[in-house]
Context: one part of a larger RNA
RNA sequence: GACGAACGCUGGCGGCGUGCCUAACACAUGCAAGUCGAACGGAGAUAAGCGCUGAUGAUUUAGCUUGCUAGAGAUUCUUGUUUAUCUUAGUGGCGGACGGGUGAGUAACGCGUGAGCAACCUGCCUUUCAGAGGGGGAUAACGUCUUGAAAAGGACGCUAAUACCGCAUGAUAUUAUGGAGCCACAUGGCUCUAUAAUCAAAGGAGCAAUCCGCUGAAAGAUGGGCUCGCGUCCGAUUAGGUAGUUGGCGGGAUAACAGCCCACCAAGCCGACGAUCGGUAGCCGGACUGAGAGGUUGAACGGCCACAUUGGGACUGAGACACGGCCCAGACUCCUACGGGAGGCAGCAGUGAGGGAUAUUGGUCAAUGGGGGAAACCCUGAACCAGCAACGCCGCGUGAGGGAUGACGGCCUUCGGGUUGUAAACCUCUGUCCUCUGUGAAGAUAAUGACGGUAGCAGAGGAGGAAGCUCCGGCUAACUACGUGCCAGCAGCCGCGGUAAUACGUAGGGAGCAAGCGUUGUCC
Numbered sequence: 001g002a003c004g005a006a007c008g009c010u011g012g013c014g015g016c017g018u019g020c021c022u023a024a025c026a027c028a029u030g031c032a033a034g035u036c037g038a039a040c041g042g043a044g045a046u047a048a049g050c051g052c053u054g055a056u057g058a059u060u061u062a063g064c065u066u067g068c069u070a071g072a073g074a075u076u077c078u079u080g081u082u083u084a085u086c087u088u089a090g091u092g093g094c095g096g097a098c099g100g101g102u103g104a105g106u107a108a109c110g111c112g113u114g115a116g117c118a119a120c121c122u123g124c125c126u127u128u129c130a131g132a133g134g135g136g137g138a139u140a141a142c143g144u145c146u147u148g149a150a151a152a153g154g155a156c157g158c159u160a161a162u163a164c165c166g167c168a169u170g171a172u173a174u175u176a177u178g179g180a181g182c183c184a185c186a187u188g189g190c191u192c193u194a195u196a197a198u199c200a201a202a203g204g205a206g207c208a209a210u211c212c213g214c215u216g217a218a219a220g221a222u223g224g225g226c227u228c229g230c231g232u233c234c235g236a237u238u239a240g241g242u243a244g245u246u247g248g249c250g251g252g253a254u255a256a257c258a259g260c261c262c263a264c265c266a267a268g269c270c271g272a273c274g275a276u277c278g279g280u281a282g283c284c285g286g287a288c289u290g291a292g293a294g295g296u297u298g299a300a301c302g303g304c305c306a307c308a309u310u311g312g313g314a315c316u317g318a319g320a321c322a323c324g325g326c327c328c329a330g331a332c333u334c335c336u337a338c339g340g341g342a343g344g345c346a347g348c349a350g351u352g353a354g355g356g357a358u359a360u361u362g363g364u365c366a367a368u369g370g371g372g373g374a375a376a377c378c379c380u381g382a383a384c385c386a387g388c389a390a391c392g393c394c395g396c397g398u399g400a401g402g403g404a405u406g407a408c409g410g411c412c413u414u415c416g417g418g419u420u421g422u423a424a425a426c427c428u429c430u431g432u433c434c435u436c437u438g439u440g441a442a443g444a445u446a447a448u449g450a451c452g453g454u455a456g457c458a459g460a461g462g463a464g465g466a467a468g469c470u471c472c473g474g475c476u477a478a479c480u481a482c483g484u485g486c487c488a489g490c491a492g493c494c495g496c497g498g499u500a501a502u503a504c505g506u507a508g509g510g511a512g513c514a515a516g517c518g519u520u521g522u523c524c
Stems, first nucleotide, its partner, number of pairs: 001523003005520005012396006018389002020354001025352003029349003034094003039091002042088009054077002059072006101307003110232008120224002125220007133167001135165002142157006173198011203212003233279003240270003245267004250262003282304004286297004309330005332343004360386001362385003368382001369380004399429004409420004433465001434461006443451001468513005473494003479508005489496002
């Protein structure tokens, strides 16, 4: 000098940041990933129309025995159907592989840097070319029955699609066999061309125009995968290590190269230029320090990697071996009718525990961005804000000018005085912060502002509400008195204290910093 700090004393305001470094310990509760009805069939609600069965029956016709019989019939309800609007459990699509968290593991092509892929993939997006003909069988929802305490199912029956499956068409795609040219860095690559084989598709909205989608191919962009050179902590009181080990041939697997995996063959491969083993550790841009070289470090912000209760596994998908998906095993917790089930905060808050120590179970999607949607819009603990904490940096204030008879008091004193000290009182002012009142943004582009009646501005009030901490022997700026008497105590080093202590304690005075000041810890 620095700090994600802590502790002691003290504490006025604002701006901007930062805030579990320990137990990758266990977690109550709420929220953190949904969306599309313009893919689909239902179900429900509302409104309107139509039809029908039954009920209601204002009103009314006829007969007449003046209160009965027969008929017509507005309205309302029930039920069926059509249309429109809305809601939505399910099928289906896209997204849950991003965003957010943590640093356990990892000494490694993990990271950094520079190259390579004639060995690769890439949803959505952009550009271009070509296309979408005709069929089929199911299944959830739903209904009936049924098992179970629940979680969850089972049987039978019905139905739709942009769900699923054949057929047709089809190339600059793939495969096989040929031909020609160009290029290259071994294997090879590119272009043109011939023949054969194989493989596509889906509709929706709208009166329509058209729009949004669908299929195949080529290119781009973006994102990824793999390979290599170099660099990347400590220990030799770790010296040998290795059998899929090293290489080959053949195959399998993969988007792709490769012992990645397998069969066979050979006996290699690494190592004092430190293999192997053990310990420690996420890496970097950066940060701190230093004149630099260097040393230390990797909080916050950004990039990469790894992980998601522990271990293993695959499924789906353009992409995962998937934090808020699935399966199995382990530990733990919870429910249970004891047969069986449920769960995973290293997301945001919050709780317990650990600890010297680290915050609110807050607001809003207004902005920025993300997902879905044609859109309206919905979702978003990402984000933006607010709350708490002097944890840090920066800024401001706690008043300014005048004021000597140098007041009182305190302390010291050689008793003359000195000092506190223009300090106070007192006088004249000011209004930063503050309080009250009014007004009131930018951030938003026509609308939409959580922040927020915030910031700012105007007016009024009144010195009123705002100073402490450490030190004073030398290093090191700052001295006297009293108390104590090697006691009590101090101390970073030297060292103070045993009766005149500038070193202990208190007081007065002084010095230094200042909303902080000291101490401790760590690094330079």
Notes: This is a predicted structure of a 524-nucleotide part of an RNA (small-subunit ribosomal RNA, 5' domain) from an uncultured bacterium.